[in-house]
RNA sequence: CUCCGUCCAGGGCAAACUGCUCGUAAGGGCAGGACGCAAAGCCACGGGCCCAUGCCGGCAUCGAGCCGGCGGGGCGGCCGGGUUGCCGGA
Numbered sequence: 001c002u003c004c005g006u007c008c009a010g011g012g013c014a015a016a017c018u019g020c021u022c023g024u025a026a027g028g029g030c031a032g033g034a035c036g037c038a039a040a041g042c043c044a045c046g047g048g049c050c051c052a053u054g055c056c057g058g059c060a061u062c063g064a065g066c067c068g069g070c071g072g073g074g075c076g077g078c079c080g081g082g083u084u085g086c087c088g089g090a
Stems, first nucleotide, its partner, number of pairs: 002090004012037002017032006035077001041083003045080003048075004054070006
């Protein structure tokens, strides 16, 4: 330096759910709580999923509304990519 996580040490994070709180929502923050995680550290760059509906187009009983595109927001615990990194093994 590269690959790997069967074994060792010290540790780390924290799903569902509950409470408080922010947000129209998806969802976020804090506390409790542990299903799991070797990057479940960090970055929305590509794909994906979710939310709302500002603009355009289409549909519609012309109404409520629905669909698509562009734009906006969210998820890094969906996958890929970038980047940093503990221990051990080869």
Predicted 3D model of a 90-nucleotide RNA (c-di-GMP-I riboswitch aptamer) from a Planctomycetota bacterium.
It was read from a public genome assembly, where an Rfam model found it.
NCBI's taxonomy places the organism under Bacteria, Pseudomonadati, Planctomycetota.
The coordinates come from a structure-prediction model, not an experiment, and the mean pLDDT is 83.